[in-house]
Context: one part of a larger RNA
RNA sequence: CUGGGCGUAAAGCGCGCGUAGGCGGCUGCGCAAGUCAGAUGUGAAAGCCCUCGGCUAAACCGGGGAAUUGCAUCUGAAACUGCGUAGCUAGAGUUCGGGAGAGGGCGGCGGAACUCCCGGUGUAGGGGUGAAGUCCGUAGAUAUCGGGAGGAACACCAGAGGCGAAGGCGGCCGCCUGGACCGAAACUGACGCUGAGGCGCGAAAGCGUGGGUAGCAAACAGGAUUAGAUACCUGGUAGUCCACGCCGUAAACAUUGGGCGCUAGAUGCUGGGGGCGUUAGAGCCUUCGGUGUCGCAGCUAACGCGUUAAGCGCCCCGCCAGGGGAGUACGGUCGCAAGGCUGAAACUC
Numbered sequence: 001c002u003g004g005g006c007g008u009a010a011a012g013c014g015c016g017c018g019u020a021g022g023c024g025g026c027u028g029c030g031c032a033a034g035u036c037a038g039a040u041g042u043g044a045a046a047g048c049c050c051u052c053g054g055c056u057a058a059a060c061c062g063g064g065g066a067a068u069u070g071c072a073u074c075u076g077a078a079a080c081u082g083c084g085u086a087g088c089u090a091g092a093g094u095u096c097g098g099g100a101g102a103g104g105g106c107g108g109c110g111g112a113a114c115u116c117c118c119g120g121u122g123u124a125g126g127g128g129u130g131a132a133g134u135c136c137g138u139a140g141a142u143a144u145c146g147g148g149a150g151g152a153a154c155a156c157c158a159g160a161g162g163c164g165a166a167g168g169c170g171g172c173c174g175c176c177u178g179g180a181c182c183g184a185a186a187c188u189g190a191c192g193c194u195g196a197g198g199c200g201c202g203a204a205a206g207c208g209u210g211g212g213u214a215g216c217a218a219a220c221a222g223g224a225u226u227a228g229a230u231a232c233c234u235g236g237u238a239g240u241c242c243a244c245g246c247c248g249u250a251a252a253c254a255u256u257g258g259g260c261g262c263u264a265g266a267u268g269c270u271g272g273g274g275g276c277g278u279u280a281g282a283g284c285c286u287u288c289g290g291u292g293u294c295g296c297a298g299c300u301a302a303c304g305c306g307u308u309a310a311g312c313g314c315c316c317c318g319c320c321a322g323g324g325g326a327g328u329a330c331g332g333u334c335g336c337a338a339g340g341c342u343g344a345a346a347c348u349c
Stems, first nucleotide, its partner, number of pairs: 004320003007303002012317001014201004021194003025088007033081002035077008049065006091191001092188004096183003103177007110154001114150008125136002162169002206246006215240002220235004257316006265294012298305002322349003331342004
């Protein structure tokens, strides 16, 4: 120097797009930079190693060889890498035809429930709790019927179901729009994979300006309980909702980065194609995509994973290096702030 790892032990960036870079399919021809072979020069001497010799031996010393794994030049080889060129279609993509879906944005509409307001009926309670009290109610509450207003969320359908890169997405209709999948041919001809920086998206809470506010509800107030009572009860403001702009975090989890190829099966759900079957079906067989469960080989410290790998390989990125100190301090940078990102050391076990 090489050699180790990252589901749960320390360790996969929250997710995507993509720059540089790294890596890259099949065939022919050329070049010869990498690569390989040979030659020449050089790689001082001494030393180390081998061998022969000189001091009676050794140390020591002398001769010869080897080594000096390198560099340069020349000649040559052309499998592999590279470069150039010509081509190919198996990777990738485009066109066409389909059907599935809470994928996204905007606008509109609907019913149930709830609170408030008005009116009718009606009378002494209601509410709440372990029990109460605060609270509401004879200025007529609760209950019930009719009318009106408002905001938020969409029961059943609903499924371990679907869609999305992730966060996430659920009433109905319309408009705009992304992706995936299946089928049959045609087309382009390696256009690919990954991705340091960078850019974008990113739950909830939080922040700014304006609006909205039914229900719920941090904080807060009151009432109880209690040793205390920050828990319980009655209220209730931010907030929750909308628009625009910030924040950029999470048990952002499958605690499992992405791509490609390969390696027994069984069974369920879901989307599409083909075949058999049938009046039409159900059903059966098969094929492609997605999503679960079980399991062979193999892997694993075990648990478990197991064609959706944690198996067998290759490529690229990120990350780890005992516990605490500490995701702290300092510096830098971003932010209106809250704070985020980057990220130590002393000391200590």
RNAcentral holds the full RNA, with entries from ENA and SILVA. A computed fold for a 349-nucleotide part of an RNA from an uncultured bacterium, annotated as small-subunit ribosomal RNA, central domain.